[in-house]
RNA sequence: GCGGAUGGCUGGACGGUCGCGGAGAAACCUCCGAGGAAAGUCCGGACUCCACAAAGCAUCGGUGCCGGGUAACGCCCGGCCGGGGAAACCCGAGGGAAAGCGCCACAGAGAACAGACCGCCCCGCUCGCGGGGUAAGGGUGAAACGGUGGGGUAAGAGCCCACCGCGGGACGGGCAACCGGACCGGCACGGCAAGCCCCACCGGGAGCAAUGCCAAAUAGGGACCUCAUGCGGGCUGCUUUGGCCCAGAGGUCCGGGUUGGCAGCUAAAGGGACGUGGCAACGCGUCUUUUAGAUGAAUGACCGUUCAGGGUCGCAAGACCCGGACAGAAUCCGGCUUACAGGCCAUCCGCGCUU
Numbered sequence: 001g002c003g004g005a006u007g008g009c010u011g012g013a014c015g016g017u018c019g020c021g022g023a024g025a026a027a028c029c030u031c032c033g034a035g036g037a038a039a040g041u042c043c044g045g046a047c048u049c050c051a052c053a054a055a056g057c058a059u060c061g062g063u064g065c066c067g068g069g070u071a072a073c074g075c076c077c078g079g080c081c082g083g084g085g086a087a088a089c090c091c092g093a094g095g096g097a098a099a100g101c102g103c104c105a106c107a108g109a110g111a112a113c114a115g116a117c118c119g120c121c122c123c124g125c126u127c128g129c130g131g132g133g134u135a136a137g138g139g140u141g142a143a144a145c146g147g148u149g150g151g152g153u154a155a156g157a158g159c160c161c162a163c164c165g166c167g168g169g170a171c172g173g174g175c176a177a178c179c180g181g182a183c184c185g186g187c188a189c190g191g192c193a194a195g196c197c198c199c200a201c202c203g204g205g206a207g208c209a210a211u212g213c214c215a216a217a218u219a220g221g222g223a224c225c226u227c228a229u230g231c232g233g234g235c236u237g238c239u240u241u242g243g244c245c246c247a248g249a250g251g252u253c254c255g256g257g258u259u260g261g262c263a264g265c266u267a268a269a270g271g272g273a274c275g276u277g278g279c280a281a282c283g284c285g286u287c288u289u290u291u292a293g294a295u296g297a298a299u300g301a302c303c304g305u306u307c308a309g310g311g312u313c314g315c316a317a318g319a320c321c322c323g324g325a326c327a328g329a330a331u332c333c334g335g336c337u338u339a340c341a342g343g344c345c346a347u348c349c350g351c352g353c354u355u
Stems, first nucleotide, its partner, number of pairs: 001351010012306007020033005035326001039337002042335005047207004052242006060203005065079005080094001081092004095198002100196002102192003117138002119134007146164006166185003171180003211263004221254007232246004270289008307324001309322005
């Protein structure tokens, strides 16, 4: 200097004029006013209401290596193993195929304890046919029941041997996943569980249009069905224990009124600085701070200067023109996923050059 990878910041600034929303103030006026994703509505919660509660079983759904973090999670951090990559690094729907069922089309001799098309070798013979052996070579296929080399054989084959691979494995390291491994072994029974399934763990439902209060108004409306009607009935898919309601429990249809206001509504598992423990995620301590709360939905428009970027002309100085991404809070928070012009910073890997 170039290429690649990972993490992070920003995504306009200043001044003036006018205009909005909230809070404070008698008023003048002061202070504050869309995001890193506010998006998707995919997870987890706080909060509110409902379901009677607890335990067990069933059903349905979710997660799936180990250890840690967190209010919690399907999230984050650190590891292990597997895959991709030359590497930095990235990805993993990462428990079980010996509990069972199922699938692997076509091609091919043969697709799970399978198999001989071409080829190789031997024998016979009417000279291109028959019989036998073989699975090393070739072919088919996404995948062919171990790989390389040597010996051996008629030709071959774990038939034998060495190494690798596979299975077992004393012992050692690690909290663990797992790693190493003396020694032994038959040289061998594939893949898919993001197919059903088995195993382990977790899980009530709905959601701020939740919910509560005030005001106002109407018709304290009508019809039908099921169970039951007092040691009985009902409230959960079932059981047990407890609790609650009772002339009760539940369902369907028709019709009427209300469309107003207030609360919920923003002080939070909050933000920031410093110190400290930890590889880190994150925790602890001290100090400091309050930074939208709208309700048909505010946070805007114009002017000037300037900044990042681009283009034209020009030897240059400079002049002129264009122009700044994705995108707008609505109960709030922790995550994940997706979108993002331009600019900047740091670290790591690789290549080249110079000293």
Predicted 3D model of a 355-nucleotide RNA (Bacterial RNase P class A) from a Paracoccaceae bacterium. It was read from a public genome assembly, where an Rfam model found it. The prediction has a mean pLDDT of 77. Rfam family: Bacterial RNase P class A. By type it is a ribozyme.